This is a predicted complex of two RNAs, RNase P RNA and transfer RNA, with 469 nucleotides together. Its mean pLDDT, the model's own confidence on a scale to 100, is 77. It holds a member of the Rfam family "Bacterial RNase P class A". The family's RNA type in Rfam is ribozyme.
RNA sequence: CGAGCCGGCCGGACGGUCGCGUCAGGCGUUUCUGCGGAGACGUCUGCCGAGGAAAGUCCGGGCUCCACAAGGGCAGGGUGGUGGGUAACACCCACCCGGGGUGACCCGCGGGACAGUGCCACAGAGAACAGACCGCCGCCGCCGGCUCCGGCCGACGGCGGUAAGGGUGAAACGGCGGUGUAAGAGACCACCAGCGCCCGGGGUGACCCGGGCGGCUCGGCAAACCCCACCCGGAGCAAGGUCAGACAGGGAGCGACUGCCUCGGCAGGAAGGGCGGCCCGCCCUAGCUCCCGGGUAGACCGCAGGAGGCUGUCGGUAACGGCAGCCCGAGAUGGAUGGCCGUCCGUGCGCUUCGGCGCACGACAGAACCCGGCUUACAGGCCGACUCGUCCG
RNA sequence: UCCGGGGUAGCUCAGCUGGCAGAGCAACUGACUGUUAAUCAGUGGGUCGUGAGUUCGAGCCUCACCCCCGGAGCCA
Numbered sequence: 001c002g003a004g005c006c007g008g009c010c011g012g013a014c015g016g017u018c019g020c021g022u023c024a025g026g027c028g029u030u031u032c033u034g035c036g037g038a039g040a041c042g043u044c045u046g047c048c049g050a051g052g053a054a055a056g057u058c059c060g061g062g063c064u065c066c067a068c069a070a071g072g073g074c075a076g077g078g079u080g081g082u083g084g085g086u087a088a089c090a091c092c093c094a095c096c097c098g099g100g101g102u103g104a105c106c107c108g109c110g111g112g113a114c115a116g117u118g119c120c121a122c123a124g125a126g127a128a129c130a131g132a133c134c135g136c137c138g139c140c141g142c143c144g145g146c147u148c149c150g151g152c153c154g155a156c157g158g159c160g161g162u163a164a165g166g167g168u169g170a171a172a173c174g175g176c177g178g179u180g181u182a183a184g185a186g187a188c189c190a191c192c193a194g195c196g197c198c199c200g201g202g203g204u205g206a207c208c209c210g211g212g213c214g215g216c217u218c219g220g221c222a223a224a225c226c227c228c229a230c231c232c233g234g235a236g237c238a239a240g241g242u243c244a245g246a247c248a249g250g251g252a253g254c255g256a257c258u259g260c261c262u263c264g265g266c267a268g269g270a271a272g273g274g275c276g277g278c279c280c281g282c283c284c285u286a287g288c289u290c291c292c293g294g295g296u297a298g299a300c301c302g303c304a305g306g307a308g309g310c311u312g313u314c315g316g317u318a319a320c321g322g323c324a325g326c327c328c329g330a331g332a333u334g335g336a337u338g339g340c341c342g343u344c345c346g347u348g349c350g351c352u353u354c355g356g357c358g359c360a361c362g363a364c365a366g367a368a369c370c371c372g373g374c375u376u377a378c379a380g381g382c383c384g385a386c387u388c389g390u391c392c393g
Numbered sequence: 394u395c396c397g398g399g400g401u402a403g404c405u406c407a408g409c410u411g412g413c414a415g416a417g418c419a420a421c422u423g424a425c426u427g428u429u430a431a432u433c434a435g436u437g438g439g440u441c442g443u444g445a446g447u448u449c450g451a452g453c454c455u456c457a458c459c460c461c462c463g464g465a466g467c468c469a
Base pairs, nucleotide, nucleotide: 001389002388003387004386006384007383008382009381010380012344013343014342015341016340017339018338020049021048023046024045025044026043027042028041029040030039031038032037051364055375056374058373059372060371061370062369063236064235065234066233071280072279073278074277076232077231078230079229080228081095082094083093084092085091096110097108098107099106100105111227112226116225117224118221119220120219133166134165135162136161137160138159139158140157141156143154144153145152146151174192175191177189178188179187193217195214196213197212198211199210200209201208202207240301241300242299243298249292250291251290252289253288254287257268258267259266260265261264272284273283274282275281294468295467308327309326310325311324312323313322314321315320345362346361347360348359349358350357351356394465395464396463397462398461399460400459403418404417405416406415412449420436421435422434423433424432442458443457444456445455446454
């Protein structure tokens, strides 16, 4: 210098002016009044006024209501290497294993296929305790050729052996070599790969390293059903609460049994209903569910200081945690946070007397109960660590 | 805020224990007819919404994203 990889940060700045929203204060009008004041509207002044993703609503919580004696079972959903972090997580950190890259580094829904069931199209002979199409080999029959008459060679047919070789396929039941054999074959042997068991060492662990033994080889798919381990009650701020105000109810379905008596109650349990998936279990005795119709589109609380941020220090490889100090002024409800001008910054285009000048543009997007993450969108820019290549010293 | 359904040819829809993507209408060509319609015969046409992943293989399974449609809630 070029190419790349990882992490962090910013995401226009300052001023003027005109507007918008909450809040505070002043003034005016008006309503109520217990005459102290309170509310509404208008106007003026002042403070403050979007994000790194506010987004998608994909996870995890706080909070609120409903449910629940404790608990068990079934169903449903989720997670899935190990250790740690955290309020929690499907997130984060570190490591292991597998894969990719020359490398920095990146990717992985990464438990189980000797619990069971299922699938593996087409091609191919055969696709899961497999399989003889070609080939190789043996025997028999028949034919032809040669012959030193013992046989030998070749073609065809039949019966059988063989998984070494060819061919098909994503995948063909270990690999190279040797022994062996009619030809072959873990049939046997040495080495290697893989599987299982045992021992020694290292590590908290996943796992790694080394040695021995065994049977000789076991396909893939669980983002197919399933099995194993662990986790999960349901709903959501339109939660929920207070106040004010309006209206009109009607229909359908399921239920009301038995015994006793002093006739109004008591007892029982069937049925029914409820317990926000169901059952065990618990509760109740008059309601429960659905449909049609009607009413309201109000105010306040919840609601802004929280698992909050920054700096320093200590512990930890890190995520993160402890301590100390400092800081924290959006809260709309058809939903405010914008427009214009000037100077500067960045980019592009044009002109240029190379000093500059003019014009245009400045992304993605926008709070709505609040946090922690993930994912997705994003013009341009800054900082830091590292890798590879080339050249120079 | 919560929940459900869908995206396949120009249009309306099938397709599923994963194995060569189909039907009807429309379009085009030919025949029939003096001509058109109807009818008959035939032909073309697909990013299976997009991108990754699992698998030998994906319209189908999984994940992320984009778009469209619909529903629920308050008081009686």